[in-house]
């Protein structure tokens, strides 16, 4: 130079003019909306997707019911050591397959417990046993010969596989895990001529209603407490964590573990993270200068996808580009 293998890593930058949303501090009105409980209005500063936030697949955290041990069942898990809060993740080794190689792949417990399976070929296919050749004793048939019974023997032939095996990615045994359900979890505050309970009045007329005391009419309820839950609302909920960053120091081959210093870094419940414009970076394709590296001028283009209780992982999805190490081949010195 040409093919390739593995890791790591960006995945647009800036102004400028209008929004949206969380936090802080300051300022408020006898303001607005609600029965309450809560909530909302202004100014300043400031924070505002993502390497997969995607799937919702495996594990945890956190929370409520359960719940003396054990066990069965049901699902998951399987090589040895070991990392982790735990995992079906991750590492380091054998082992088997695959590749010239750097490397990849891996559903690698057991078939001396039992049970199922195995297309085509073939006489036979998981139950044993004889489809052909050679051969040996008996029997029949007049002989040569040929048939039929029992044995022995050779294994031609099919076939991945032929009394010896595979298959556990078929049930099934062995070992280990694993209560259940999930933030719409769960706590809390708290309407309704919706419903419960008590108490006390009340057909001996309680109460409601119509006219001016008086009068008439309806007439089985009325009143006061009290706790539950629903709708609504607040919390969980994003300022402290299995946090995050380090050209850092030790320890381990590694995963990863400990100290040191720095940081605080999104959050709603129609659900915020936008929109216009302008530059400038890069791709691309026309033109035009240059010997060339390049330069200019115009169009176009810029990926997959957007947080919703929180975290570790693990799978798919990407337009375009960077770094690093390695492996074959080919040329050159």
């Nucleotide at each position: 130079g040409a093919a390739g293998c593995g890791c790591g890593c960006c995945g647009g930058a800036c102004c400028g003019c209008c929004g949206c949303u969380g936090g802080u501090g300051c300022a408020a009105g006898u303001g607005c909306c609600g029965a309450a409980a809560g909530g909302c209005c202004g100014c300043a500063c400031u924070g505002g997707a993502g390497g997969a936030a995607c799937g919702u697949c495996c594990g945890g955290a956190c929370u409520g019911c359960a719940u003396a041990g054990g066990a069965c069942a049901g699902c998951g898990c399987a090589g040895g050591a070991g990392c982790u809060a735990a995992c079906g993740g991750c590492u380091c080794c054998c082992c088997a397959c695959c590749g010239u190689g750097a490397g990849g792949u891996g559903a690698g417990g057991a078939u001396c417990a039992g049970a199922g399976c195995a297309a085509c070929a073939g006489a036979g296919a998981c139950g044993a046993g004889u489809c052909a050749g050679c051969u040996u004793g008996c029997c029949g048939c007049c002989u040569a010969g040929c048939g039929g019974c029992a044995g022995g023997u050779u294994g031609g032939g099919u076939g991945a596989a032929a009394c010896g095996g595979g298959c556990a990615a078929u049930c099934u045994c062995u070992g280990c895990g694993c209560g259940c359900a999930g933030c719409a979890a769960c706590a809390c505050c708290a309407a309704g001529u919706a419903g419960g309970c008590c108490a006390g009045c009340g057909u001996c007329g309680a109460g409601g209603u119509g006219g001016u005391u008086c009068c008439g009419c309806c007439g089985a309820g009325c009143u006061g407490g009290c706790g539950g839950g629903u709708a609504g609302g607040u919390g969980g909920c994003a300022u402290c964590g299995a946090g995050c960053c380090g050209u850092c120091c030790g320890g381990g081959u590694g995963a990863c573990c400990g100290g040191c210093g720095g940081c605080c870094c999104a959050g709603a419940g129609u659900a915020a993270u936008g929109g216009c414009g302008g530059u400038c970076a890069c791709g691309c394709c026309g033109g035009g200068g240059g010997c060339a590296a390049c330069c200019c001028c115009g169009g176009u283009g810029c990926a997959c996808a957007g947080a919703a209780u929180c975290c570790g992982g693990c799978u798919u999805a990407c337009a375009g580009g960077c770094g690093c190490g390695c492996u074959u081949c080919a040329c050159a010195c």
A computed fold for a 333-nucleotide RNA from Variovorax dokdonensis, annotated as Bacterial RNase P class A. The prediction has a mean pLDDT of 77. It is recorded under the gene name rnpB. Rfam family: Bacterial RNase P class A. By type it is a ribozyme.